[in-house]
RNA sequence: ACGGGCAUAGCUCAAUUGGCUAGAGCACCAGACUCCAAAUCUGGGUGUUGGGGGUUCAAGUCCUCCUGCCCGUGCCA
Numbered sequence: 001a002c003g004g005g006c007a008u009a010g011c012u013c014a015a016u017u018g019g020c021u022a023g024a025g026c027a028c029c030a031g032a033c034u035c036c037a038a039a040u041c042u043g044g045g046u047g048u049u050g051g052g053g054g055u056u057c058a059a060g061u062c063c064u065c066c067u068g069c070c071c072g073u074g075c076c077a
Base pairs, nucleotide, nucleotide: 001073002072003071004070005069006068007067010026011025012024013023019057028044029043030042031041032040050066051065052064053063054062
């Protein structure tokens, strides 16, 4: 440089053919319980879906540009 893939909550991951309010587990926070803490129970999502633009009645999902990471091929030294 070229080709391919990935980016969603703090972490690991879902989200059907584009369709109604983006969820789960763990973690975290608050409360109950306890002398205190852990465990347990109850409640709480805390998110610019990597960033910009576009298509559409409607975009996490489609198109485009950019950024970062991974894989493969290659160039120079």

Transfer RNA from a Halanaerobiaceae bacterium, 77 nucleotides, folded computationally. It matches the Rfam family "tRNA". The family's RNA type in Rfam is transfer RNA. It was read from a public genome assembly. Taxonomically the source falls in Halanaerobiaceae (Bacteria, Bacillati, Clostridia, Halanaerobiales).